[in-house]
């Protein structure tokens, strides 16, 4: 230098036949339980879906460009 894969919540991830609202586990904060502490329960906040263009009436999903991560090749 060339393939190919991933990038979604603080961590792991889901969600890709484009479709009213973005979601789960854990974690995190409040409340109930308890003398209490932890399990348990019941609620809450936390994302501009790496980034910067395109298509399209609509993008987490389609399509380029660049970035960082990983794997194989030279």
């Nucleotide at each position: 230098g060339g393939g190919c894969g991933c990038u979604u919540a603080g961590c792991u991830c889901a969600g890709u036949u484009g479709g009213c609202g973005a979601g789960a586990g854990c974690g995190g904060c409040u409340g109930g339980c308890u003398u209490a502490c932890a399990a348990c329960c019941a609620g809450c906040a936390g994302g501009u879906c790496g980034u910067c263009g395109g298509u399209u009436c609509g993008a987490g999903u389609c399509c380029g460009g660049c970035a960082g991560c990983g794997c194989c090749c030279a």